[in-house]
RNA sequence: CUUAUCAAGAGUGGUGGAGGAAACAGGUCCUAUGAAGCCCGGCAACCUGACGAGAGUUAAGGUGCCAGAUCCUGCGGUUUUGAUCCGAAAGAUGAG
Numbered sequence: 001c002u003u004a005u006c007a008a009g010a011g012u013g014g015u016g017g018a019g020g021a022a023a024c025a026g027g028u029c030c031u032a033u034g035a036a037g038c039c040c041g042g043c044a045a046c047c048u049g050a051c052g053a054g055a056g057u058u059a060a061g062g063u064g065c066c067a068g069a070u071c072c073u074g075c076g077g078u079u080u081u082g083a084u085c086c087g088a089a090a091g092a093u094g095a096g
Base pairs, nucleotide, nucleotide: 001096002095003094004093005092006091011040013039014038015037019030020029021028024074025073026072027071041066042065043064046062047061048060049058050057051056070090075087076086077085
């Protein structure tokens, strides 16, 4: 850079000890009934493998993920305005 997906799912565990929800801004939240990180555990099924005529199945390998719609808004359209809805941008993940 191209492309697909992003409203589902996943812990009464151990360790750790104050932050966290990508960055900026504005909100709103989570957190000492224990944040991040690490380990274990789990979820999912993008790639590979195995099985299958196929649709698919499986979950061994490579990733990914495990508060919330990518937590919401930011730009544009729709709408008298607001709400709602749609799209984009940015971002995340896989594959190339």